[in-house]
Context: one part of a larger RNA
RNA sequence: CUGGGUGUAAAGGGCGUGUAGGCGGGAUUUUAAGUCAGGCGUGAAAACCAGAGGCUCAACCUCUGGCCUGCGUUUGAAACUGAAGUUCUUGAGUGAUGGAGAGGUAAGUGGAAUUCCUAGUGUAGCGGUGAAAUGCGUAGAUAUUAGGAGGAACACCAGUGGCGAAGGCGACUUACUGGACAUUAACUGACGCUGAGGCGCGAAAGCGUGGGGAGCAAACAGGAUUAGAUACCCUGGUAGUCCACGCUGUAAACGAUGAAUACUAGGUGUGGGGGGACUGACCCCUUCCGUGCCGGAGUUAACACAAUAAGUAUUCCACCUGGGGAGUACGUUCGCAAGAAUGAAACUC
Repeated sequence: CUGGGUGUAAAGGGCGUGUAGGCGGGAUUUUAAGUCAGGCGUGAAAACCAGAGGCUCAACCUCUGGCCUGCGUUUGAAACUGAAGUUCUUGAGUGAUGGAGAGGUAAGUGGAAUUCCUAGUGUAGCGGUGAAAUGCGUAGAUAUUAGGAGGAACACCAGUGGCGAAGGCGACUUACUGGACAUUAACUGACGCUGAGGCGCGAAAGCGUGGGGAGCAAACAGGAUUAGAUACCCUGGUAGUCCACGCUGUAAACGAUGAAUACUAGGUGUGGGGGGACUGACCCCUUCCGUGCCGGAGUUAACACAAUAAGUAUUCCACCUGGGGAGUACGUUCGCAAGAAUGAAACUC
């Protein structure tokens, strides 16, 4: 390389969008590039294979045929692929009607709680722990009442509930805005799928500039514990956590399961819609989309998966090929840096 694989053994890109490329629905006409058939030319000889023959045999040599799987040219075939034209509606999209949703961005508003400040009441403790101590408190704390300030997060509702491509999204209101779903079948008429590069998005931590800072809290300080305790426990506490703009581009970014399409027993919950039946919002029957559980065939090394497949198939992309060395070195690209991306070998078992 071929092959075989990628839930857990090595292996699915963090996610999207989309370029090139690859692949692509039904009918029909033409063409003849691929494809198939025939003819002709060429495909040197030797070698190789088969059958003969010559050296006493063999190696070796000679002859005949095959082979030379290819290329060129020409004449045909027209099923399939391609190309060109016409056409269709089921794939895809648009329109119309309708409801669901923590989807996104911005502005504004609200209550509970913590902390702090002011004032009142009130007096000796409070706090903390396994037990303590550090700490706070007679300069009046803790507790309690009233008022104020400020920041952050939104109890209950809350649900293997919803939405989003993923990261993720949860008080309320308004504005702007994305997507999905159901019904309809008016319109377009294959406009599709995938997608190397590219571009965009991307938790937390971290970085830059400027704000903000209630609570929490790396670092740090103190008190304990201990043989020690650079920890676990306690009292404090700074970056940070929050906002704006910019950067970083990584995670057990996980369903450890790429995307798309079709097909293949059932049962039972739940979210959003449609239809039928019914006196009826209920219940019941049915159907589409999502989200769970159980389970048959089948698959699997087993565990398990099982219409949300890890089953049966097709298309396209990504990735793997013994462990360590090593996600290291070197080079390159990106980054303010931290570092990220790409990514070996010697050696060794």
A computed fold for a 349-nucleotide part of an RNA from an uncultured bacterium, annotated as small-subunit ribosomal RNA, central domain. The prediction has a mean pLDDT of 87.